[in-house]
Glycine riboswitch aptamer from a Rhodocyclaceae bacterium, 99 nucleotides, folded computationally.
RNA sequence: UCCCGAUUGUCGGGAGAGAGCGGCUCGCACAUCGACGAGACCGCCGCCGAAGGCGCAACCGCCCGGGAACCGCUCAGGCAAAAGGACCGACGACGCAGG
Numbered sequence: 001u002c003c004c005g006a007u008u009g010u011c012g013g014g015a016g017a018g019a020g021c022g023g024c025u026c027g028c029a030c031a032u033c034g035a036c037g038a039g040a041c042c043g044c045c046g047c048c049g050a051a052g053g054c055g056c057a058a059c060c061g062c063c064c065g066g067g068a069a070c071c072g073c074u075c076a077g078g079c080a081a082a083a084g085g086a087c088c089g090a091c092g093a094c095g096c097a098g099g
Stems, first nucleotide, its partner, number of pairs: 003099002007093007018045001020044004024039004046079003052075001053073003059066002
């Protein structure tokens, strides 16, 4: 100096699972009851796993340790749309550790 990689920005793609039940509050709804709609509200049941988090194999070891995931667990999060979303692609940034 260049490239890869790590990290990161923008754009695009991106799965799964109840628009659940009850309550409360409100109204766009309503003559009244009821129905309907809304709520980042409360409670309950059922589910999902691809933010995050936790756990583990081989292997290594200083022998109560280290150690992966899209695997498992579901704390968190999510279950119409929106948002989010591991990961993938394109275009950049960066050059700290590493090749």

The sequence was found by an Rfam model in a public genome assembly. The source organism's lineage runs through Bacteria, Pseudomonadati, Betaproteobacteria, Rhodocyclales and Rhodocyclaceae.